[in-house]
Transfer RNA from an uncultured Desulfuromonadales bacterium, 88 nucleotides, folded computationally. Rfam family: tRNA. About the family: Transfer RNA (tRNA) molecules are approximately 80 nucleotides in length. By type it is a transfer RNA. The coordinates come from a structure-prediction model, not an experiment, and the mean pLDDT is 82.
This record gives sequence, structure tokens and C1' cells, in this order.
RNA sequence: GGAGAGGUGACCGAGAGGCCGAUGGUGCUCGCCUGGAAAGCGGGUGUAGUGAAAGCUACCGGGGGUUCGAAUCCCCCCCUCUCCGCCA
Repeated sequence: GGAGAGGUGACCGAGAGGCCGAUGGUGCUCGCCUGGAAAGCGGGUGUAGUGAAAGCUACCGGGGGUUCGAAUCCCCCCCUCUCCGCCA
């Protein structure tokens, strides 16, 4: 350099235009259970801004675009992985 796959929350990982701030798992936390633990079971749990609270707004690598509506489609850029090629 060419081809392909990918980047989502503390971490892993679904999602393929509306039902999504976002399944599920791990972790954390609270509870149940136990003599006490472990295991198991149940609830809760992203970040920031704003607010007394309830709530509201924004955020899916960064920036644009399409659309009534974008994590999802298109374009540019950044980064990671795989294969191939080139130079040394």
C1' cells in the first nucleotide's frame, strides 16, 4: 500500500431505522438463605449538565450528511485486529 472485520456503559457483549439510554453476562451494591461463609436466589446499578426533588437534556471512537426520526444508512478522519503485498 490492497482486502476484510471491528470501536456501545466499570469490563465483556447484543442491537441492523421508531418499541433503545440502550437485551444479556461479569463486577459492584442491598436483601433472602446460613450458626457464619461460599454457592444459589431476588432487587438496584452508565456518564455529564440542570434541578430542592420528581424530572428534563446530551452522549454508542471524532466530525459532517440523509431522514419526521440514526447506535443502526451514507461520507471524511482517528484507532484496533486478521489476511495479502512491497521496501529494508